Predicted 3D model of a 591-nucleotide part of an RNA (large-subunit ribosomal RNA, domain I) from a wastewater metagenome. Rfam family: Bacterial large subunit ribosomal RNA. Model confidence (mean pLDDT): 80 of 100.
Context: one part of a larger RNA
RNA sequence: CGUGCAUGGAGGAUGAUCUGGCGUCCAGAGCCUAAGAAGGACGUGGAAUAGCUGCGAUAAGCCACGGGGAGCCGCUAAUCAGGCAUUGAUCCGUGGAUUUCCGAGAUGCGGUAACGCGCCGAGGGUAGUGCCUCGGCAACCCAUGGUGAAUACAUAGCCAUGAGGUAGGGAACGUGGGGAAUUGAAACAUCUCAGUACCCACAGGAAUAGAAAGAAACCUCGACUCCCCUAGUAGCGGCGAGCGAAAGGGGAAGAGCCUAAACCGGCGUUGUGUAAGGCGGUGGCCGUUGCAGCGUCGGGGUCGUGGGACUUGUACACGAACCCACCAGUUCGUAAUGGAGUAAAAAAUCAUUUGUCUAGCUGAACAAUCUGGAAAGGUUGGCCGCAGAGGGUGAAAGGCCCGUAAGCGAAAGGCAGAUGACUCCAGCAAGUAUCCCGAGUAGUACCCGGCACGUGAAACCGGGUGCGAAUCGGCGGGGACCACCCCGUAAGGCUAAGUACUCCUGGACGACCGGUAGCGAAAAGUACCGCGAGGGAAAAUUGAAAAGAUCCCCGGUGAGGGGAGUGAAAAGUACCUGAAACCAUGCACGU
Numbered sequence: 001c002g003u004g005c006a007u008g009g010a011g012g013a014u015g016a017u018c019u020g021g022c023g024u025c026c027a028g029a030g031c032c033u034a035a036g037a038a039g040g041a042c043g044u045g046g047a048a049u050a051g052c053u054g055c056g057a058u059a060a061g062c063c064a065c066g067g068g069g070a071g072c073c074g075c076u077a078a079u080c081a082g083g084c085a086u087u088g089a090u091c092c093g094u095g096g097a098u099u100u101c102c103g104a105g106a107u108g109c110g111g112u113a114a115c116g117c118g119c120c121g122a123g124g125g126u127a128g129u130g131c132c133u134c135g136g137c138a139a140c141c142c143a144u145g146g147u148g149a150a151u152a153c154a155u156a157g158c159c160a161u162g163a164g165g166u167a168g169g170g171a172a173c174g175u176g177g178g179g180a181a182u183u184g185a186a187a188c189a190u191c192u193c194a195g196u197a198c199c200c201a202c203a204g205g206a207a208u209a210g211a212a213a214g215a216a217a218c219c220u221c222g223a224c225u226c227c228c229c230u231a232g233u234a235g236c237g238g239c240g241a242g243c244g245a246a247a248g249g250g251g252a253a254g255a256g257c258c259u260a261a262a263c264c265g266g267c268g269u270u271g272u273g274u275a276a277g278g279c280g281g282u283g284g285c286c287g288u289u290g291c292a293g294c295g296u297c298g299g300g301g302u303c304g305u306g307g308g309a310c311u312u313g314u315a316c317a318c319g320a321a322c323c324c325a326c327c328a329g330u331u332c333g334u335a336a337u338g339g340a341g342u343a344a345a346a347a348a349u350c351a352u353u354u355g356u357c358u359a360g361c362u363g364a365a366c367a368a369u370c371u372g373g374a375a376a377g378g379u380u381g382g383c384c385g386c387a388g389a390g391g392g393u394g395a396a397a398g399g400c401c402c403g404u405a406a407g408c409g410a411a412a413g414g415c416a417g418a419u420g421a422c423u424c425c426a427g428c429a430a431g432u433a434u435c436c437c438g439a440g441u442a443g444u445a446c447c448c449g450g451c452a453c454g455u456g457a458a459a460c461c462g463g464g465u466g467c468g469a470a471u472c473g474g475c476g477g478g479g480a481c482c483a484c485c486c487c488g489u490a491a492g493g494c495u496a497a498g499u500a501c502u503c504c505u506g507g508a509c510g511a512c513c514g515g516u517a518g519c520g521a522a523a524a525g526u527a528c529c530g531c532g533a534g535g536g537a538a539a540a541u542u543g544a545a546a547a548g549a550u551c552c553c554c555g556g557u558g559a560g561g562g563g564a565g566u567g568a569a570a571a572g573u574a575c576c577u578g579a580a581a582c583c584a585u586g587c588a589c590g591u
Base pairs, nucleotide, nucleotide: 001590002589003588004587005586006585007584008583009582015576016541017540020513021512022510023509024508025507026506027505028504029502030501031169032168039102040101041100042056043055044054046080047079050076051075052074062096063095064094065093066092067091071084072083073082108117109116110115118137119136120135121134122133123132124131139166140165141164142162143161144160145159146158147157173204174202175201176200177199178198184191188238214221215220225252226251227250228249229248235243236242256494257493258492259438263299264298265297266296267295268294269293270292271291272290277286278285280327281326282325283324284323304472306437307436308435309434310431311430312429313428314427317334318333319332320331321330322329337426338425339424340423341422349421350420351419352418353417354416355415356414357413358412360408361407362406366381367380368379369378370377383398384388390402391401392400443467444466445465446464447463448462449461450460453479474489475488476487477486478485528535529534548575551563552562553561554560
C1' cells in the first nucleotide's frame, strides 16, 4: 500500500407516518366599486414585539341581538406583571359603528404610489399670526334651471344644482373587433393547422340567440338554446391531404310581447292672413281664433285563415269633462265581472305564513383479570344498535372522549314559495271605396367575406363602391334561371328556462401522491437572481408526556465529552428508522 472482516464516524437512502396537495361527483354561490373596490403602505399588544393572523387613532378591537356555559386575555412561543368572568366572560352567528394613508393616473392642485402644497365654510387655540379639527372643492355624459356673443329674435358658449350615470377590478366561461406560424399535404404555392394561439374592446352571473320575409314538399311543422341520433351520410376538396352539414326523429326546457305608420287630440313652431271657425242642431258667446307643414307628447295600432285605420250597427250602471244652456254624442274616471303582475311585455311597497341557509342542541350500550411503561391486545362474563361511518385517547375501543343513526332549534339577516293588501289591463259584429303596414332600404352590376360548400350551375346571409323600387292586384323565399304551386311578411326593439364555467362555500368519495412524490409552494410567489419585463428554490418527523438532563468531573467561566439522573427506550432538540459512496481504528492475509 492492497484485499477481507469487525468497530466507529460521516452521510441521509429506505421503511413507516400526515394538519399538504391532486382529481371526481352533488349542492350552494356567482359579481365588487366614487356610500371609494381589488390590492397595498403605515400603524395597532402592559413589559421586549421580528414575522403571521386580526383590526384601524374607538386600531388582536366598540355596540345590540341570538347561541353557548367555565374558563379567558390569537399563532410561531414560552415568561412576568395585571386584568376579565355564573350580574354569564372568552368563543360562535346576525345586524350595526369606527374604518389613517396610497390605490380608478384617486377625484382640490401637484407628484418619483402610500408624499408635497392649497382655496372656501364652520369650530378650537393665541394678545395676534403661525397652528389644530371637521365639511366641501376633478373630468366627461345626462337631466333641470339660470345667464347669454358675433346678430334683432335665437343659437353657440358660460354658470349653478342633482344620494343621476361613467371610470377601476374579477379564475374560467361569453360576445364582438383584429389575427399568425410551426405542422399536415411524407417537398410546396391553393388547401391544412384555424378563425386555433395571441392582442384588443365590452358584458353578465351567465353570455349569445329568439317569436319566421323560417323549414319543408303538394304531406305538413310552428321562436330560440343545448344534448342524442341522423352521419363520417349528402356534399366540399391541388376530388390530394383533408373538411364536413341540414331536414327529420328522440330528449332538456318552455313564453311570449312592445313599437313605427294610417287616424284622433294637446302643446310648441313656421307659413298663410279675416275667410271663416270654435264636434252636430237651436240660441247665446268668443276673437292673433281658423287652415296647412314640421317637431314633440298622449290616445290608437301590431297582423299573414293578411292586419290595422276608416265607415256602419249593437252593448254600456253612476259621475265628470267637452266655451255656456238644452237635445244627441264622444272621451275619461269609478263600481261590478274577468284576467295579469314586479324575469321581458308599466311600476312601488307592505303584512301574514311555510320551507331553507347563516350559530347550535339532545343523542344508546362494560366490567374484571393477564402481559406490558402504557390496554383499546389476550382471557372470562355480560350490554347497545334506526348508532359496528370516521377520528382521538400511552398499543389494536360499537359501549372512554368527539362523533355517528335518528330527532330538535333562530332574536337578526339572506333566499324561495303561498295568501292577502296593492297596482295594471279588458266590448262585439259587418263592410270594404279610400288611407297605412319600417328607403338610400329591397334589388341590381363589380369586388369581397360568411355559410360543411375552395367560383362552381352557386342560390342564401353580410360588407364596400355605383345605380336604385314597390305598399297587399304589394314584396321575399322554396340552391342558377323561368312558369305553376306552396311558404312567409324584410329593412325597429325586448324576452326567463333548458346551456357554458368555477376565483369562492359546504358535503361525499378515490385500484390518486406521500416530502426528488403531490400544486411552484406540507404555507412561498417567500429567500434569492435580474436595471427591468421576468425568473424562482430549498426546507416535514425527540418522546405517550419536556419528564428537554438539578448535581459531579475534564475543558478556554468554551465547544464537546465522561458520570449521575429522567424515560419503556437516549430517542438528547445537528433528536424515528439510519442503506451506500467516503473516512478512521483494530485484526488477518498478501506484497